[in-house]
């Protein structure tokens, strides 16, 4: 760095040292001199790997699932759902345009509600899928 697979509405902060940027991008809204980013002690989260212990399946033999446990182990992580959105779909909603229905005006037509069709805009406050990230185990 690339691929694969799996998670991603939960959880978790204080000091110190610099000192202006920072939340991947874009667009929005946020954080920030009451010090952010980083970086460093410590401190907590959570349980992807790896440890123990239990069940159950199997094998000769290495084991498979499943559950429990924070363990002097590897990682990650501790503002906001991944902070929101981005691309498609649905839903929902204007607008135009036909049709049908029921009313009204007073008549070869005009307005109004309904309901369906076609086309199109919005949508950030719904749902879903995809794309990006981010992480962790595995391969290259």
């Nucleotide at each position: 760095a690339u691929c694969u697979u799996a998670u991603c509405c939960a959880g978790a902060g204080u000091g110190g040292c610099u000192g202006a940027g920072g939340g991947a991008c874009g667009g929005g809204c946020c954080c920030u001199a009451c010090g952010a980013c980083g970086c460093c002690a410590c401190a907590g989260c959570a349980a992807c790997c790896g440890g123990u212990c239990c069940g159950c399946c199997g094998u000769c033999a290495u084991g498979g699932c499943g559950g429990a446990u924070g363990c002097u182990g590897g990682u990650g992580c501790u503002a906001a759902c991944u902070c929101c959105u981005g691309c498609c779909c649905a839903a929902g909603u204007g607008c135009c345009u036909c049709c049908g229905g029921c009313g009204g005006a007073a008549u070869c037509u005009c307005c109004g509600c309904c309901g369906g069709g076609c086309g199109u805009g919005c949508c950030g406050a719904u749902g879903g899928g995809a794309c990006a990230g981010a992480u962790a185990a595995g391969a290259u």